RNA sequence: AGCGGGGUAGAGCAGUCUGGCAGCUCGUCUGGCUCAUAACCAGGAGGUCAUAGGUUCGAAUCCUAUCCCCGCAA
Numbered sequence: 001a002g003c004g005g006g007g008u009a010g011a012g013c014a015g016u017c018u019g020g021c022a023g024c025u026c027g028u029c030u031g032g033c034u035c036a037u038a039a040c041c042a043g044g045a046g047g048u049c050a051u052a053g054g055u056u057c058g059a060a061u062c063c064u065a066u067c068c069c070c071g072c073a074a
Stems, first nucleotide, its partner, number of pairs: 002072006010026004020057001028044005050066005
C1' cells in the first nucleotide's frame, strides 16, 4: 500500500440509514435549599460537527479527496 470501525461542547456518546432549530449524561459557572457540605431544585456558558471541495433552496447527514486514531491482515 490493502480491509474494517471511528473523529460532534472539558469527558463519554446520540443524531447520519430517511438532508430541514446541533442534542443527552457527567463536569463547569450562577442562584435557591442547608448552621455548613454533599445530595436535590432552577437557570446559564461552552460547538469552524477532523480538513478541503462538490451537489442542493438548505449538509453533522449525500458525493469526492486528504489528515488523524483504533483494530485486522501482512
The prediction has a mean pLDDT of 83. This is a predicted structure of a 74-nucleotide RNA (transfer RNA) from a Candidatus Moraniibacteriota bacterium. The sequence was found in a public genome assembly. NCBI's taxonomy places the organism under Bacteria, Bacteria candidate phyla, Candidatus Moraniibacteriota. It matches the Rfam family "tRNA". Rfam classes the family as a transfer RNA.